[in-house]
RNA sequence: CCUAAUACAUGCAAGUCGAGCGGUAACAUGUUGUGUAGCAAUACACGAUGAUGACGAGCGGCGGACGGGUGAGGAACACGUAGGAACCUGCCCUCGAGCGGGGGAUAACCAGGGGAAACCCUGGCUAAUACCGCAUGAAGUCGAGAGAUGAAAGCUGCCCGCAAGGGUGGCACUUGAGGAGGGGCCUGCGUCCGAUUAGCUUGUUGGUGAGGUAAUGGCUCACCAAGGCGAUGAUCGGUAACUGGUCUGAGAGGACGGCCAGUCACACUGGGACUGAGACACGGCCCAGACUCCUACGGGAGGCAGCAGUGGGGAAUAUUGGACAAUGGGGGCAACCCUGAUCCAGCGAUGCCGCGUGAGUGAAGAAGGCCCUCGGGUCGUAAAGCUCUUUAGGCCGGGACGAAGGUCAUGUGGUGAAUAUCCACGUGGUUUGACGGUACCGGCAGAAUAAGCACCGGCAAACUCUGUGCCAGCAGCCGCGGUAAUACAGAGGGUGCGAGCGUUAAUCGGAAUUACUGGGUGUAAAGGGCGCGUAGGCGGCGUGAUGUGUGUGAUGUGAAAGCCCCGGGCUUAACCUGGGAAGGGCAUUGCAAACUAUCGUGCUGGGAGUAUAUAAGAGAGGUGGGCGGAAAUUUCCGGUGUAGCGGUGAAAUGCGUAGAGAUCGGAAGGAACGUCAAUGGCGAAGGCAGCCACCUGGCAUAAUACUGACGCUGAGGCGCGAAAAGGCGUGGGGAAGCGAACAGGAUUAGAUACCCUGGUAGUCCACGCUGUAAACGAUGAGGACUGGAUGUUGGCAGGGGAACCUGUCAGUAUCGAAGCUAACGCGAUAAGUCUUCCACCUGGGAAGUACGGCCGCAAGGUUGAAACUCAAAUGAAUUGACGGGGGCCCGCACAAGCGGUGGAGCAUGUGGUUUAAUUCGAUGCAACGCGAAGAACCUUACCUACCCUUGACAUCCUGCGAAUUCUGGUGAGAGCCGGGAGUGCCGAAAGGAACGCAGAGACAGGUGCUGCAUGGCUGUCGUCAGCUCGUGUUGUGAGAUGUUGGGUUAAGUCCCGUAACGAGCGCAACCCUUGUCCUUAGUUGCCAGCAUUAGGUUGGGGACUCUAAGGAGACUGCCGGUGAGGAACCGGAGGAAGGCGGGGACGACGUCAAGUCAUCAUGGCCUUUAUGGGUAGGGCUACACACGUGCUACAAUGGGGCGUACAGAGGGUCGCGAACCCGCGAGGGGGAGCCAAUCCCGCAAAGCGUCUCGUAGUCCGGAUUGGAGUCUGCAACCCGACUCCAUGAAGUUGGAAUCGCUAGUAAUCGCGAAUCAGCAUUGUCGCGGUGAAUACGUUCCCGGGCCUUGCACACACCGCCCGUCAC
Repeated sequence: CCUAAUACAUGCAAGUCGAGCGGUAACAUGUUGUGUAGCAAUACACGAUGAUGACGAGCGGCGGACGGGUGAGGAACACGUAGGAACCUGCCCUCGAGCGGGGGAUAACCAGGGGAAACCCUGGCUAAUACCGCAUGAAGUCGAGAGAUGAAAGCUGCCCGCAAGGGUGGCACUUGAGGAGGGGCCUGCGUCCGAUUAGCUUGUUGGUGAGGUAAUGGCUCACCAAGGCGAUGAUCGGUAACUGGUCUGAGAGGACGGCCAGUCACACUGGGACUGAGACACGGCCCAGACUCCUACGGGAGGCAGCAGUGGGGAAUAUUGGACAAUGGGGGCAACCCUGAUCCAGCGAUGCCGCGUGAGUGAAGAAGGCCCUCGGGUCGUAAAGCUCUUUAGGCCGGGACGAAGGUCAUGUGGUGAAUAUCCACGUGGUUUGACGGUACCGGCAGAAUAAGCACCGGCAAACUCUGUGCCAGCAGCCGCGGUAAUACAGAGGGUGCGAGCGUUAAUCGGAAUUACUGGGUGUAAAGGGCGCGUAGGCGGCGUGAUGUGUGUGAUGUGAAAGCCCCGGGCUUAACCUGGGAAGGGCAUUGCAAACUAUCGUGCUGGGAGUAUAUAAGAGAGGUGGGCGGAAAUUUCCGGUGUAGCGGUGAAAUGCGUAGAGAUCGGAAGGAACGUCAAUGGCGAAGGCAGCCACCUGGCAUAAUACUGACGCUGAGGCGCGAAAAGGCGUGGGGAAGCGAACAGGAUUAGAUACCCUGGUAGUCCACGCUGUAAACGAUGAGGACUGGAUGUUGGCAGGGGAACCUGUCAGUAUCGAAGCUAACGCGAUAAGUCUUCCACCUGGGAAGUACGGCCGCAAGGUUGAAACUCAAAUGAAUUGACGGGGGCCCGCACAAGCGGUGGAGCAUGUGGUUUAAUUCGAUGCAACGCGAAGAACCUUACCUACCCUUGACAUCCUGCGAAUUCUGGUGAGAGCCGGGAGUGCCGAAAGGAACGCAGAGACAGGUGCUGCAUGGCUGUCGUCAGCUCGUGUUGUGAGAUGUUGGGUUAAGUCCCGUAACGAGCGCAACCCUUGUCCUUAGUUGCCAGCAUUAGGUUGGGGACUCUAAGGAGACUGCCGGUGAGGAACCGGAGGAAGGCGGGGACGACGUCAAGUCAUCAUGGCCUUUAUGGGUAGGGCUACACACGUGCUACAAUGGGGCGUACAGAGGGUCGCGAACCCGCGAGGGGGAGCCAAUCCCGCAAAGCGUCUCGUAGUCCGGAUUGGAGUCUGCAACCCGACUCCAUGAAGUUGGAAUCGCUAGUAAUCGCGAAUCAGCAUUGUCGCGGUGAAUACGUUCCCGGGCCUUGCACACACCGCCCGUCAC
């Protein structure tokens, strides 16, 4: 106590009146008796006495129907609001009348009895304001009237009186009338969800009569009638106490109904009545039930949803407190008693409000923390220190309001005969406070006792470090975390709030996201498939009436509290309090009469309709019937004719020599109707097509007459409603073609498919059912209004009017103005502007599914959810990328050619394997003769072994010594242990600089990791022609335009056009080189002429070549043609060169987390007697294999021998090295010359001439191996190159596949250089010699550029994504 209207121990919550009564159990007093103590007063004990105060139990009265609790039930006259008539009302108020006289009982009590108890029974006594009559009698009731009927109670104060009795007050009592307040009943309207609840009802609906009630009424009963309710939602199901109000919201609304206040309902559950003014009664009764308790087992007792409290349930909700002092209630004459109502206190930061936790000063910006670019910054005037203050808390003292009243005395007035009483008011005395150790005030001490919580990626104010490493974790949504996380965790700092702060749950808002205010439906969800039409909704132009709605005014009501306004009281506020205002609404009533409605009466070139005749009106509109062949298929018959046909991507099944197919003729039959034909016509939609007539529906135009609003829409309902392989029925008809099922052949991993050959239902007709479609214009129907242009169908009118033109009506179509639209688009056939009615929508999936209902023969249709799940699903448009889309165009891209690779041997790189190690990196193009322009040691980063630890290297400090050099021992060496020589430079004479050694510590070192933390550099698309910007314009926007288009180019090159105009990075050019010429210069280069020589050798010469500096030259400049013109292209002239002359350098915005931490640099991490450093040896050179790149070949365009000719570009002093001599040769000796246009490397080779070989594994080819050597080097074993002799492998042109190249190119031939001690006939970079073929062309492959199109892709087709199977 929002949950358990669950169960309850214990205490308390309703009593009171002795002034109604009989009384006297307890207490007290008095009187009295006895006794005890005492001299006694007196005290005490026991007894008597109701005499007194009082009072247990009882009789009697009033009250227990209020107050207090709870919200189970109830969808209802329960509540709210406004009304109504047929009623009752104790106590209270006002007015009238009365209160006379009797009687019989009965509790208590006594006696007896029963029972465990609760309690009960019998007999006896007694009182009353208990009970019953008599009298009186108004009202009332009955009755025609007469008349009848019709009540009561006393108690008490005071006064007079001996008494009896009398008087006078108070409170009661009886009766009547009225009032106030309270209650009962009836009615209109309002009051949740569900139609997957559509029919409900027999006391039901009404009437008559009766009964009953306080009272109306089917409330009950009898009889009669057959009604009553329902789509404006009856009935049924679910949920719920209702309201004032509360929260939210701009409002309209939405949600809620705890506290407070009004009403209702309930009191363990169900039922019932009694009493009473009032109940069908929370703390009354009876019965039944469940439960609990007591019991002697026979029988009894109980009801916290009163206040506390307990168990239980639950996320969760308090004390078994104080007091009647106040307010209120019951009783009482009153005092007073009772009161868990109430007032207070306690517990809980649960909410609201107020206050505190200090203030000022204080820079050495302390210490410490954190960060750091190491300078500093920050916490931070913050702290400390100094100077103050004292609220709250503590201690001490003072101290209210809330108190009105009661009572005693007394005064005045009233009542009264009265100076009694009693009542009212006053005065004086006395007395009443739970809270309360209160509020409040004063004093004292002392900064003393008092700050937290959340957050800091964006939304959203606030940032760094460390740890962690898709872990741990965070998360409201988006999303963070995979080694530099402002997002996790901690810390420092910051931000926000603050005795609170966060979280969770919930409501409203934002959400115009159910749209009344205030939404939509062409493509986002959403127009019913179409029509006819019921209810309903809406409805043309006048006029009269009514006054329904409507407008305006008045009156009543709309409780109080709350909200709002103005005051007042607590120091303020919250809070409390006074007054006012407001209050949708409802009711009554006055007025108005435009609009609406109703009634009446009219109107019509205005809406709608009818009729008539007319004009040749148009038409695939519909139903049934008849007819047709110029086409086609199939089947059958016959002729001709021969080997195939058919079918496919290719085939096969199938057909065919028993004659197919083909072809000609004939016949049969079914289905469908070519051309006309259309952007055309008709129909409501579905739909409708050969021809003919009959029957029949609708439409348009022109004109006249008539009706006179007859109209529009249309929930339900009724009808129509394509195709289908759907199917079903009538054992119906028909059957050419096509063709589920089925059969066969293929395809395939399989292929119950797609393809092929056949083929049954069916497709066709008749009758009936089915009721759905992307039934689409994805656009409901009707009406009105709003610029144009063009075509077309049908009609009418005008122009002489066939053509044609103009106007107009009805259709149909294209383009477009305004406007609309998210855009696309729509745009008089609206998706524009208005209006009427209907249908439908409310995130995606589940799902048009399930269940239920209805329909159907069935298949199925219609209506139509939820659980659960997702953070989206969707539309239109944009930019890219992509396409086995399109167009245009490039590139050795293909094609056309030439030569290769792939086969062989070898070289080299890689993978793999192996190994102690075979260091590391590079991996499609764009890794793989790559880093490496030189691995025997070194290099070297790897392995093994042996060593070092401030270290091989840098800076700083101290000591010693200059440095340096020679040398011994030991060891594999690094190293370790010694010996000798030797002194320099500066100097202020102390020392210093450089160097070496030793020592200590800061530190060094790392080719350790991360290229996905980076810089730099590089590759690639790609030398592809592109990539952008400013301003303007345009679009809501992303964006577009420019940059597209027409030409042209190698080119976004240029021209033209152009809402664009310009500009930048790219292209091109400027640069280098090469090709021609000129000028200048003339050695080491050159040599025409002159002289000379063996020789440009020398004299000489500058002409030439050449060298190397400067210039010239090429610009589509000129001519012709093409191009409309231009840009440009084609051809030509001249020229060394012609349209970019050849080659190079040069690489836009960007892409690939491309490559590189091992060139270098660098953040972070890791290592520190090792992942650093040194040394020796080994390895990087391995080898079953696989791949890439090359070399050499396979030969005769060749090999070999001999002879002979011609380059360019380079290099050279630790070098190139000539002549000459030696060696077969590699080479050795030698040393001239040259720092190089001088000397050297250095003979170029292919070529040419000639000889030979004769197609052979060869006089091809050279691998491999054996032997002998040379050179470099400390050292050629692992592991160098070269030479000579010998050996003579594979290989006879290379499968699938694949590479390069468009001209001085390919091919082929040699030469040089870098690196380098040496090592490259094969790599790389250069150089020259010889020197081709081919390109029709752009269909195709690959890559690329521009435009366009589609898109469900955007990590961008190596995308996305569906189904099946498996895990």
The RNA shown here (small-subunit ribosomal RNA) has 1367 nucleotides and comes from an uncultured bacterium. It matches the Rfam family "Bacterial small subunit ribosomal RNA".